[in-house]
Predicted 3D model of a 369-nucleotide RNA (Bacterial RNase P class A) from Dictyoglomus sp. GBS. A source record names the gene rnpB. The prediction has a mean pLDDT of 77.
């Protein structure tokens, strides 16, 4: 210098004027003054909670989720540290990572055959037919043994070929040819022992039968977890009105929105009409900042300080000046232009997605000293 990889931080600053929302104070009121006023994702609404109502949500079935180990947390499908597997030269990255001898199922295309295997070519044996040759054997000869070809029957998983995968690999023995058929070594599986680790697991050794495919983000089995609805929850006041008509209901309406039980216990449904305003919930909270401490880390503990939107169809904006950043012109001064994604709606913790820039650690390669 180039390529890559991991992480952290920022989201222009200050001032003036005008405008909008909220709070406090003053004021009889109109209004005035002071202070505060979007984000790292406020987004998707995908997980986990708080909170509210229905039994402080209880039993069963169905259904769903999670699935290596240890830790963190209010909790999690999140985070941290590790183990194993896979990818990468490496830094590093990825993984829903229990069970395939509980059972069922699937394995496209190609291929002969795809899971109690399989014979297409090849190799080997037997039989039949045909041809060859008298060189080797028998024989006077024909002929047989022999060689080749074809057909039929059988053996064979060594070799070829197909495939993601062909039912362990290499070598020797063995055989008609072959084959874990036998043996040696290696790989893998099962069982056991010793050592290390909290554990997942790792290392070493012994024994065994010779080998038992893949898929469970297919059904399924095992372990653990899960009640429902969401701030339009829920509560209060005011306004309006009917005191209407029909139907059902204490022999159980309605609620608990998968179903059954259980619980609760007087109203419910339809038609016709009325009102469609305000307050609480609402922002002080698993809160923020700083210092110290524990821990590899996530995170936790202690102390001090701070209060930092609360609108309701929705405020958070605009103009000007100076400075900072980037681009262009230019020797410079100076001039011109540009600045992303987006925007609260009960509140938190995560994940994912969108997006402009700055900085740092590490890895590989190249060049120079």
């Nucleotide at each position: 210098g180039a390529a890559g990889u991991a992480g952290a931080c920022c989201a222009g600053g200050c001032a003036a004027c005008c405008g909008c929302g909220g709070a406090a104070u003053c004021g009889a009121a109109a209004g005035a003054u002071u202070c505060c006023g979007a984000g790292g994702a406020a987004a998707g609404u995908c997980c986990g909670a708080a909170c509210a109502c229905c039994a402080c949500a209880g039993g069963g079935c169905a259904g769903g989720g999670u699935g290596c180990u240890g830790g963190g947390u209010a909790a999690u499908a999140c985070c941290c540290a590790g183990u194993c597997a896979g990818g990468g030269u490496a830094a590093c990255c990825u993984g829903a990572a229990g069970g395939a001898u509980a059972g069922u199922g699937u394995c496209a295309c190609a291929g002969a055959a795809a899971a109690c295997a399989g014979a297409c070519c090849g190799c080997c044996c037997a039989u039949a037919u045909a041809a060859g040759g008298u060189u080797a054997a028998u024989g006077a000869a024909a002929a047989u043994u022999c060689u080749u070809a074809u057909a039929u029957g059988g053996g064979u998983a060594a070799g070829g070929g197909u495939g993601a995968a062909a039912a362990g690999g290499u070598g020797a023995g063995g055989u008609a040819a072959g084959a874990g058929c036998u043996c040696a070594c290696c790989a893998g599986c099962a069982g056991g022992a010793a050592g290390g680790g909290u554990g997942a697991c790792c290392u070493u050794c012994c024994u065994g039968g010779c080998u038992u495919g893949a898929c469970a983000a297919a059904c399924c089995c095992c372990a653990c977890c899960c009640g429902g609805u969401g701030c339009a929850a829920g509560g209060c006041c005011a306004a309006a009105u009917a005191g209407g008509a029909g139907g059902g209901g204490u022999u159980g309406a309605g609620g608990u929105g998968g179903c059954c039980c259980g619980c609760u216990g007087a109203c419910c449904c339809u038609c016709g009409g009325g009102u469609u305003g305000g307050c609480c919930g609402c922002u002080u909270g698993a809160g923020g900042u700083a210092a110290g401490g524990a821990g590899u880390a996530a995170u936790c503990c202690u102390u001090a300080c701070c209060c930092u939107a609360g609108a309701u169809a929705g405020a958070u904006g605009g103009u000007u000046g100076c400075c900072g950043c980037c681009c262009c012109u230019a020797a410079a001064a100076a001039g011109g232009g540009g600045a992303a994604c987006a925007g609260a709606a009960u509140u938190c913790g995560g994940c994912u997605u969108a997006u402009g820039g700055u900085c740092u650690g590490c890895u590989u390669c190249u060049u120079c000293c």